[in-house]
Context: one part of a larger RNA
C1' cells in the first nucleotide's frame, strides 16, 4: 500500500450482485427436513349404479370411482450438515489390479414350465399405565420353499494352442457334478431368470509430493519373513497354528505438538511467504465409545443391539430421545440473519401415467458485512463582496460567486395507469416484481478523519507539567500551528476512523 467471513466508535438516501456462528464437534422447546408404488396381494371403508333375498329398510352378491391399516417391491447409503478425529496412501498426481465388486441403465443371447407349504392384516381370548407384547383360528402374492429345463455359468479331472516376471490368465474341444425365473394391466407393454458385453460408480496396491520438534535417539513381538488354513468382492499378519529371527532408523525411525486436504484465495514484478471462508472434488464424524444386521451399495445423521453421561414420562414395574439437516432458544462470545413463500424452474426419489414427496434447490426477508453503480441538483447572472460567524494593525480581510435571485431538469425517493422473460400444451412462489408511461416539487437525500515533522492541511481563545494527546520522534511548566473549543483548512465519501491478522 493492498487483503478481510471481520469487530468497534460516529455517521447514514438508493439499486444490483454476492456473503453472515471464525467463539461451545455446548444443550436444545416446537414445527417441517423421506417417501412413494391398489398397473404386486389378500382385506376394509366411502360414493355411485345394477342384480338376487324381501319382513320396505336391512342383508348379500357384481361394476365403477376414491381412500387406505398391513403384507410386498423400489428409495431411505443420494441430496443437506460440520471439521471432532486424522502426519494417514487421508488428499494431490502419476501408474497397477494376470487380485477385485457393481442395484438402476444401454447392447447382444437363451429362457420365464410343475408344485408346495406357511404368515401379517382380520376375528376371538389375554397381559401391560404407556410403549407395546402373548396364545388361538381364518387367508393372499412379483413374499418363501421343493421339483423340471441348462445357449451359456460355476466346480473336479485331464488335452490342445496363444499370453504372461511369477502364482497364472485368455480361447477352443471331452467326460462327470451343480445351480433359475412372477407375474401385472390389459393389447402390448412393463416387468421375471441366466450367460456375456458396455457405461457410470467403487474396493485394493504402489512410486512421487507437501507442517513444526533432536531440550524425543533408538524403536518393534503379529513385530518382520516363510509353509498350511480361516476370512473377504478381492491381495495381504487381515486373523490363527507352526517355523525362522527378522523389520524401521541422523535421507530423521519412535515419541511429543499442531492440523482435515486439494482446485483455489491473498499478497508479490517475480522467486516465494500466509491462508484453506463462500463454490468444487475427495476424506471423516453424526450425544461418547463399542458392535453387527439388511442390502448392489451402509458398519448407516433424521435404523437396530449393548454399555456411559444428559434430558423427558411413568400407575414405580418399566418406557421415551439425540438439530455438526432448515428455522428458532438459551448458553458462549467483540461478533455472525426469518420458527418466511413456493415446488413455478432446475436436480432428485417413488410409479405405466396422473400424480406424490422434496427446509436440496428457486425466491423473499435481516445486516452498509464487501464489491460495483447512482443520488444528495444543473445553467445563468451575481459585490452593496449582503446578513450573520471568525480573524484583525480597527484600515480591513475571510467563510465567497458562496447564499439571495432568474432560468432549467427530475436520475433516485414518491404517487398513479400500463406490465413481463423465465413456460413447451397447461402449470409463475418470486410479483402487480423488474421494465414502460404519465403527474409533482429542488423539492425527501453529508458525514467522518485530520491540519507540529514523517504527511496534504494554520489561526484566536480556554487551560497552565494540570486536564489531556501519542504509530515514532515527542507536546504541556502563562503567548500551546501538538491538549479543549471555535473558524479557516485538507483528505476521502454513503461511508470515514480505529483495533486484530496475512502479504
Nucleotide at each position: 500500500g493492498g487483503a478481510c467471513g471481520a469487530a468497534c466508535g460516529c455517521u447514514g438516501g438508493c439499486g444490483g450482485c454476492g456473503u453472515g456462528c471464525u467463539u461451545a464437534a455446548c444443550a436444545c422447546a416446537u414445527g417441517c427436513a423421506a417417501g412413494u408404488c391398489g398397473a404386486a396381494c389378500g382385506g376394509u371403508c366411502c360414493a355411485u349404479g345394477g342384480g338376487g333375498g324381501c319382513u320396505u329398510g336391512c342383508c348379500u352378491c357384481c361394476a365403477u370411482g376414491g381412500g387406505u391399516a398391513g403384507u410386498g417391491g423400489c428409495g431411505a447409503a443420494c441430496g443437506g450438515g460440520u471439521g471432532c478425529g486424522u502426519a494417514a496412501c487421508a488428499c494431490g498426481u502419476g501408474a497397477g489390479u494376470a487380485a477385485c465388486c457393481u442395484g438402476c441403465c444401454c447392447c447382444g443371447a437363451a429362457g420365464u414350465u410343475c408344485g408346495g407349504g406357511a404368515u401379517a392384516a382380520c376375528a376371538c381370548c389375554g397381559g401391560g399405565a404407556a410403549a407395546c407384547c402373548g396364545g388361538u383360528g381364518c387367508u393372499a402374492a412379483u413374499a418363501c420353499c421343493g421339483g423340471a429345463u441348462a445357449u451359456g455359468c460355476u466346480c473336479c479331472c485331464a488335452c490342445c494352442g496363444c499370453c504372461a516376471c511369477a502364482a497364472g490368465g485368455c480361447g477352443g474341444a471331452g467326460u462327470g457334478a451343480g445351480g433359475a425365473a412372477a407375474g401385472u394391466c390389459u393389447u402390448u407393454u412393463c416387468g421375471c431368470u441366466u450367460c456375456g458385453g458396455g457405461a457410470g460408480g467403487g474396493g485394493c496396491u504402489c512410486g512421487c509430493g507437501g507442517c513444526c520438534u533432536a531440550u524425543c535417539a533408538g524403536c518393534u513381538u503379529g513385530u518382520u519373513g516363510g509353509c498350511g488354513g480361516g476370512g473377504u468382492a478381492a491381495c495381504g499378519g487381515c486373523c490363527c497354528a507352526c517355523c525362522a529371527a527378522g523389520g524401521c532408523u541422523a535421507c530423521g525411525a519412535c515419541g511429543g505438538g499442531u492440523a482435515g486436504c486439494u482446485g483455489g484465495u491473498c499478497u508479490g514484478a517475480g522467486a516465494g511467504g500466509a491462508c484453506g471462508a463462500u463454490c468444487a472434488g475427495c476424506c471423516a464424524c453424526a450425544c461418547u465409545g463399542g458392535g453387527a444386521c439388511u442390502g448392489a451399495g451402509a458398519c448407516a445423521c433424521g435404523g437396530c443391539c449393548c454399555a456411559g453421561a444428559c434430558u423427558c414420562c411413568u400407575a414405580c414395574g418399566g418406557g421415551a430421545g439425540g438439530c455438526a439437516g432448515c428455522a428458532g432458544u438459551g448458553g458462549g462470545g467483540a461478533a455472525u440473519a426469518u420458527u418466511g413463500c413456493g415446488c413455478a424452474a432446475u436436480g432428485g426419489g417413488c410409479g405405466a401415467a396422473a400424480g406424490c414427496c422434496u427446509g436440496a434447490c428457486g425466491c423473499a426477508g435481516c445486516a452498509a458485512c464487501g464489491c460495483c453503480g447512482c443520488g444528495u441538483g444543473g445553467a445563468g447572472a451575481g459585490a452593496u463582496g449582503a446578513a450573520g460567524g471568525c480573524c484583525c494593525u480597527c484600515g480591513g480581510g475571510u467563510c465567497g460567486u458562496a447564499a439571495a435571485c432568474u432560468c432549467c431538469u427530475u436520475u433516485c425517493a414518491g404517487c398513479a395507469g400500463g406490465a413481463a422473460c423465465g413456460a413447451a400444451g397447461a402449470u409463475g412462489a418470486c410479483g402487480g416484481u423488474a421494465c414502460c408511461u404519465g403527474c409533482a416539487u429542488a423539492a425527501g437525500a453529508a458525514g467522518c478523519u485530520c491540519c507540529g515533522g514523517c504527511c496534504a492541511a494554520c489561526u484566536a481563545c480556554g487551560u497552565g507539567c494540570c486536564a489531556g494527546c501519542a504509530g515514532c520522534c515527542g507536546c504541556g511548566g502563562u503567548a500551546a500551528u501538538a491538549c479543549g473549543u471555535a473558524g479557516g483548512g485538507a483528505g476521502c465519501a454513503a461511508g470515514c476512523g480505529u483495533u486484530g491478522u496475512c502479504c

Background:
Predicted 3D model of a 503-nucleotide part of an RNA (small-subunit ribosomal RNA, 5' domain) from an Actinomycetes bacterium. Taxonomically the source falls in Actinomycetes (Bacteria, Bacillati, Actinomycetota).